SAM riboswitch aptamer (S box leader) from Cytobacillus purgationiresistens, 117 nucleotides, folded computationally. The sequence was found by an Rfam model in a public genome assembly. Its mean pLDDT, the model's own confidence on a scale to 100, is 78. Of the family's consensus pairs, 97% are formed in the model.
[in-house]
RNA sequence: UUCUUAUCAAGAGAGGUCGAGGGUAUGGCCCUAUGACACCUCAGCAACCAUCAAUGUUCUACAUUGAAAAGGUGCUAAUUCCUGCAAGUUUAUAUUUUUAAACUUGAAAGAUGAGAA
Numbered sequence: 001u002u003c004u005u006a007u008c009a010a011g012a013g014a015g016g017u018c019g020a021g022g023g024u025a026u027g028g029c030c031c032u033a034u035g036a037c038a039c040c041u042c043a044g045c046a047a048c049c050a051u052c053a054a055u056g057u058u059c060u061a062c063a064u065u066g067a068a069a070a071g072g073u074g075c076u077a078a079u080u081c082c083u084g085c086a087a088g089u090u091u092a093u094a095u096u097u098u099u100a101a102a103c104u105u106g107a108a109a110g111a112u113g114a115g116a117a
Stems, first nucleotide, its partner, number of pairs: 001117008013042005021031003027082002043076003048072002051067007080109001085106008
């Protein structure tokens, strides 16, 4: 980097260094010299992997449920901040072709874990 798969409405911040951008891309909206982003230290959140226990089955294994937080990751502004693409519903508008708003579902993209190449 690519592929497969699971999750993404909850949760959790202080200090230091640096010095102007950042929130993926579009549009919006927002954060930011009362110091962003990034990095470091400490603290915390969560429970994906790993661990332990119970149960079930097609029993060297797999699945489900639960426990713990000492291991490997991750995360600690805003729902992945909203939106973008497709379909549908409702309302208003328009009168054959719509336009606008709200909502629902799905996809795409992205993030993270696990596995594989």